[in-house]
RNA sequence: GACGUAUAGCUCAGUUGGUUAGAGCGCCACAUUGACAUUGUGGAGGUCCGUGGUUCGAAUCCACGUACGU
Repeated sequence: GACGUAUAGCUCAGUUGGUUAGAGCGCCACAUUGACAUUGUGGAGGUCCGUGGUUCGAAUCCACGUACGU
């Protein structure tokens, strides 16, 4: 210098910008059990890496920066 990645505690999705941001595992409560596990139901948890810009509207597009990887 070039390219790629950055979204929940972890691993990831998010279809050429659109109304409430999701899944699996994990966590909490309840049911079930003598107890644990399994299973079922419900719940908590995110300013989508940062700053600025474009737009009626940005996780998504643009610029710069940061971290990691090749």
Molecule: transfer RNA
Organism: marine eukaryotic metagenome